Large-subunit ribosomal RNA, domain IV from a marine sediment metagenome, 329 nucleotides, folded computationally.
The coordinates come from a structure-prediction model, not an experiment, and the mean pLDDT is 86.
The RNAcentral record of the full RNA draws on SILVA.

Context: one part of a larger RNA
RNA sequence: ACCUGGUUAAGGAACUCGGCAAUCUAGCCCCGUAACUUCGGAAGAAGGGGUGCCUAGUUUACUAGGCCGCAGUGAAAUGGCCCAACCGACUGUUUAGCAAAAACACAGCAUUCUGCGAACACGCAAGUGGAAGUAUAGGAUGUGACACGUGACCAAUGCCAAAAGAUUACGGUAAGGUGUUAGGACUUCUGUCCGAAGCUCCGAGCCCAAGUCCUGGUGAAUGUCGGCCGUAACUAUAACGGUCCUAAGGUAGCGAAAUUCCUUGUCGGGUAAGUUCCGACCUGCACGAAUCGUGCAACGAGUUGUCCGCUGUCUCAACCAGGAGCUCA
Numbered sequence: 001a002c003c004u005g006g007u008u009a010a011g012g013a014a015c016u017c018g019g020c021a022a023u024c025u026a027g028c029c030c031c032g033u034a035a036c037u038u039c040g041g042a043a044g045a046a047g048g049g050g051u052g053c054c055u056a057g058u059u060u061a062c063u064a065g066g067c068c069g070c071a072g073u074g075a076a077a078u079g080g081c082c083c084a085a086c087c088g089a090c091u092g093u094u095u096a097g098c099a100a101a102a103a104c105a106c107a108g109c110a111u112u113c114u115g116c117g118a119a120c121a122c123g124c125a126a127g128u129g130g131a132a133g134u135a136u137a138g139g140a141u142g143u144g145a146c147a148c149g150u151g152a153c154c155a156a157u158g159c160c161a162a163a164a165g166a167u168u169a170c171g172g173u174a175a176g177g178u179g180u181u182a183g184g185a186c187u188u189c190u191g192u193c194c195g196a197a198g199c200u201c202c203g204a205g206c207c208c209a210a211g212u213c214c215u216g217g218u219g220a221a222u223g224u225c226g227g228c229c230g231u232a233a234c235u236a237u238a239a240c241g242g243u244c245c246u247a248a249g250g251u252a253g254c255g256a257a258a259u260u261c262c263u264u265g266u267c268g269g270g271u272a273a274g275u276u277c278c279g280a281c282c283u284g285c286a287c288g289a290a291u292c293g294u295g296c297a298a299c300g301a302g303u304u305g306u307c308c309g310c311u312g313u314c315u316c317a318a319c320c321a322g323g324a325g326c327u328c329a
Stems, first nucleotide, its partner, number of pairs: 002323007010315002014313001019310001027051005036041001038145001052067006068072001080308001083305004087300002092104002108143007120129003146295004151225003156222002158218004165213003171207003176202002179199002183194004226244005253287001254284001265281005
């Protein structure tokens, strides 16, 4: 020097990515307690005071008197607090062995399927689950308490409906044809031609389903939601106009955001000094409405920023105890 624990002058986060770690706080009784709020909470808010022993009084409590110590929850166990923002409503669940979260779930909301031998799932089947249930039920999908809302587009893809027309398989019917040969004809004498029935093969046309095309609907279905130019009596800007394209051109709300490249945007606040933080602005590279939008009390071993208290995190290190280590046995 190392590990574990303890103490520390003055200062008190100057440490550091970051108060990581370690302090501080702590039990019980009394007083007192804000914003906000879903009126339940927030709340042990915050912030103060008390606390032992003996005696007496109706003796768990209280009152009075007395006593001791530096110290009375006398040891141990035993909340640090406040403010602001983001995300997720909440309790819960998760990567057994690097991740506990903003991820999953959730109650609630919505869509869709299913009339019961249900849909759906497992199984080759029998059968079983669903369910000894019956649409206030069951399956699937998305969203995710609550409050206020949830805009435009059906052109593409998907789904649903309708059945007029076009196209269309297997199959059916079947005109016609192929092969084979009993037989017949010719004949150069062993060949050529014709060829019924049967069997076999091919087969036009006609009949014929869903599907597709076609028609319509449907967004809490998959999804999508423009460009250029000009214009107001300072300038600037453009309520306004023109034009092209589109299925329709992003509505409300929010916005340098867990989303902003340029960017440490600009302004304000906080600091002596602030790439972070908070409040605004809007020029949204590339927010946006159940792949939900915006808020929101409560909650969180979540993330971020500030303050108070507190401290060996630090200025800057020192000492102590035990261990490990070293030497010897």